[in-house]
Context: one part of a larger RNA
RNA sequence: CUGGGUGUAAAGGGUGCGUAGGCGGGCGUGCGCGUCUGGGGUGAAAGGCUCCGGCUCAACCGGAGACAUGCCUCGGAUACGGCACGCCUUGGGUGCGGGAGAGGGCGAUGGAAUUCCUGGUGUAGCGGUGAAAUGCGUAGAUAUCAGGAGGAACACCAGUGGCGAAGGCGGUCGCCUGGCCCGCUACCGACGCUGAGGCACGAAAGCGUGGGGAGCAAACCGGAUUAGAUACCCGGGUAGUCCACGCCCUAAACGAUGCGCGCUUGCUGUUGGGCUGCCUUCGGGCGGCUCAGUGGCGGAGGUAACCCGUUAAGCGCGCCACCUGGGGAGUACGCUCGCAAGGGUGAAACUC
Numbered sequence: 001c002u003g004g005g006u007g008u009a010a011a012g013g014g015u016g017c018g019u020a021g022g023c024g025g026g027c028g029u030g031c032g033c034g035u036c037u038g039g040g041g042u043g044a045a046a047g048g049c050u051c052c053g054g055c056u057c058a059a060c061c062g063g064a065g066a067c068a069u070g071c072c073u074c075g076g077a078u079a080c081g082g083c084a085c086g087c088c089u090u091g092g093g094u095g096c097g098g099g100a101g102a103g104g105g106c107g108a109u110g111g112a113a114u115u116c117c118u119g120g121u122g123u124a125g126c127g128g129u130g131a132a133a134u135g136c137g138u139a140g141a142u143a144u145c146a147g148g149a150g151g152a153a154c155a156c157c158a159g160u161g162g163c164g165a166a167g168g169c170g171g172u173c174g175c176c177u178g179g180c181c182c183g184c185u186a187c188c189g190a191c192g193c194u195g196a197g198g199c200a201c202g203a204a205a206g207c208g209u210g211g212g213g214a215g216c217a218a219a220c221c222g223g224a225u226u227a228g229a230u231a232c233c234c235g236g237g238u239a240g241u242c243c244a245c246g247c248c249c250u251a252a253a254c255g256a257u258g259c260g261c262g263c264u265u266g267c268u269g270u271u272g273g274g275c276u277g278c279c280u281u282c283g284g285g286c287g288g289c290u291c292a293g294u295g296g297c298g299g300a301g302g303u304a305a306c307c308c309g310u311u312a313a314g315c316g317c318g319c320c321a322c323c324u325g326g327g328g329a330g331u332a333c334g335c336u337c338g339c340a341a342g343g344g345u346g347a348a349a350c351u352c
Stems, first nucleotide, its partner, number of pairs: 003324004007306002012320001014201004021194003025088007033081002035077008049065006091191001092188003095184005103177007110154001115149007125136002162169002206247006215241002220236004258319006266297014301308002325352003334345004
C1' cells in the first nucleotide's frame, strides 16, 4: 500500500460544535474538464515475454514479433461525474398552534433524620461483637421531653418512567435559559451528511486560594482476630467529601456496539402527542389507528458461538476513528500540555 476486520477474539475516538477535505435529492438547457471512441506523433537501445536461428546442449549470442499499461495532438460522443444557468419540493430549515420533562444556571425556602449545646425527668449502665475488648458513663451517660445551633442529603411519589451530546440530572417555589415531540403544510428552495486538524464540555479522585465542616471517612492511633494481620470486624480520627473561583482531563467515560440516510415479516408492555369508536357520575374509563421515545419476545437474514433481530450485530450508501501475534509496554526517548500529581503522542533491543 492492498485486503480483511472492530458487541465478547486485536480494534469505535469519553461527548459535542465545526474548519479543510470527502460525499451529496428531482427536472431541463448549455459547456465538453473528468469519462468513452477513432486517427496521427512519441514512447531510444539493452533487458523481460513469445517464436525462429548460431556455438555438440545450456549459459551466452543473433533475428523477428508482441509489448511499451503512458504522454502530446486532431476529430467525434454526452449517458454518468463536474462546471454554469433556470426551475421543483420529497432532504434540511422557518413560521403558526399545542405538549411532556430529575435538561442547565442563579436565588429563596421546607420538613424528617444524625451530631453538638442548654434545661427538665431519671439511675447504672450504655455501646459494640461470632464472642469480646478498646471507648462512653455517678463530674450523672444511655433512654425520654422541651428549646437552640449547624452542615449535608432530599424518605414516600419512583416506574425495565422522564430529560440530556456525553459526563450526568431527583424536596418545594421564583427568575433566567438550551434542546426535544406532535399538529397545520403558510414560507425558503438542496441551504444537506460526515468531519483530519481545531475549539468546547467532560464522573470520581487529585491540585491552588479562600470559606465551611453535621454525618461519613483514605492516612493515622487504639481494641480484637491470627503463626503473623502493616487487612477483613470494633472504638476513635485528619485530609477529603460541601461552597466560590481557577486547574487537572482520566475511567469497565459501557449498549464494551462511531455518526447520518434508505430498505427489510411480526406479537406484546410502557412514556409523550395527534386522530377516532363506545361508555360516562362530565372528573374520566375502555378500545382502534398514527408519529416520536423506551423495554420484552421473536421471523427472514446474520453470527465462531453466545446472541443480534425496524432501537440490527440484517440488506446497502456516505464520511470519520481504530486493529494487524503474546510479553517487553502504554514503558523508554523526543516533543507537547500541567503548579504538581501526571496527561497526550508513543517505539526498539531482547524473548516466546
Background:
Small-subunit ribosomal RNA, central domain from a Bacteroidota bacterium, 352 nucleotides, folded computationally. It matches the Rfam family "Bacterial small subunit ribosomal RNA". Gene Ontology terms of the family: structural constituent of ribosome and ribosome. The source organism's lineage runs through Bacteria, Pseudomonadati and Bacteroidota.